[in-house]
Context: one part of a larger RNA
RNA sequence: UGUUUGGAGUCUGAGGGUAAGAAUGAAAUAGUACGAGAGGAACUUUCAUUCGGCGCCACUGGUCGAUCGGUUGUCUGACAAGGCAGUGCCGAGCAGCUACGCGCCAAGGGAUAAAAGCUGAAAGCAUCUAAGCUUGAAACCCGGCCUAAAAAGAGACUCCGUCAUAGGACACGGGUAAAAGACCCGUUUGAUAGGCUUCGGAUGUAAGCACGAAGGCAACGACGUGUUCAGUCCGGAAGUACUAACGUCCGAACACUAGUG
Numbered sequence: 001u002g003u004u005u006g007g008a009g010u011c012u013g014a015g016g017g018u019a020a021g022a023a024u025g026a027a028a029u030a031g032u033a034c035g036a037g038a039g040g041a042a043c044u045u046u047c048a049u050u051c052g053g054c055g056c057c058a059c060u061g062g063u064c065g066a067u068c069g070g071u072u073g074u075c076u077g078a079c080a081a082g083g084c085a086g087u088g089c090c091g092a093g094c095a096g097c098u099a100c101g102c103g104c105c106a107a108g109g110g111a112u113a114a115a116a117g118c119u120g121a122a123a124g125c126a127u128c129u130a131a132g133c134u135u136g137a138a139a140c141c142c143g144g145c146c147u148a149a150a151a152a153g154a155g156a157c158u159c160c161g162u163c164a165u166a167g168g169a170c171a172c173g174g175g176u177a178a179a180a181g182a183c184c185c186g187u188u189u190g191a192u193a194g195g196c197u198u199c200g201g202a203u204g205u206a207a208g209c210a211c212g213a214a215g216g217c218a219a220c221g222a223c224g225u226g227u228u229c230a231g232u233c234c235g236g237a238a239g240u241a242c243u244a245a246c247g248u249c250c251g252a253a254c255a256c257u258a259g260u261g
């Protein structure tokens, strides 16, 4: 773009794709069948494991150049607070991302191959085959998963709407999404993001002040204790309109008729 009136939502499934599964062990069966004994199964059922695939982060572990703390050298006159040195180095580390962690990944049916058979003639017998029939494999077709109405036989259902509207797009606040587009949510009839409050979490007890402190004539003094489960921080949660979600554009036939269908 088309699907011959415009749209929104939900489906059907012709067709297409697929490896989403592959393998092993143990127990029961059973010390049974079998066998003189020695030995010694299976159908079936259950429980596990390994590899592979898909997904997830409550737990465990890893990482975490968000963050918090310790500390060396040097610089900002000193303190405090900081800059630089591979994040200077080191300790810890939430969210997130992850595996070493966790969950799932059938059975069954149909028609068959080789093969095993039944009935059975040609050929009075025999014969699985010539007519007919029954079984039979991880392969095939379904079942499962993904996609799919451009399937021109162009599908179905429900709802809304056609003279300023149903709806859509841009823009705006964003993220269950993301290379750009796209996708999804919200837009005052609002918790979409930020802020604030509370909760939860990380670090580990801030600065200042007071007291103590080996020592020192004194000035002072590494460090310790208290104030202090402090201080700092949160790419966490809930609540709360305080701030910002302002606006713009596009948008449909026909009929009767002049606003309805």
Stems, first nucleotide, its partner, number of pairs: 006160006015147004021051008034039001052105005060099004067092005072085005094235001108142003115135004167250004172186004192244003195240005200234004208227005215220001254261003
Molecule: large-subunit ribosomal RNA, domain VI
Organism: metagenome